[in-house]
């Protein structure tokens, strides 16, 4: 960061399995992404327990396809 190459990833849905839920995992779909690669470090949500219950707090768990940091990485024209 280009209506460029070589590949990459895969949303919502829909089958099937895990789980207590939120999620996740195979497929099959592609809505989209130059880091849609990794990382829960901060903030953010969700799920859940709690408690002085309009809201707080977090002993556990999800989310990096919600912002930020960090780590590492193809290709490359003006």
């Nucleotide at each position: 960061g280009a209506u460029a190459a070589c590949g990459g990833c895969a949303a919502a849905g829909c089958c099937g399995c895990c789980u207590a839920a939120a999620g996740g995992c195979u497929g099959c779909g592609a809505c989209g992404c130059a880091a849609a690669g990794c990382u829960a470090c901060g903030g953010g949500u969700c799920c859940g327990a709690g408690a002085a219950c309009a809201u707080c707090u977090c002993c556990a768990g999800a989310c990096c396809g919600c912002c930020g940091g960090g780590c590492u990485g193809c290709c490359g024209a003006a």
Molecule: c-di-GMP-I riboswitch aptamer
Organism: marine sediment metagenome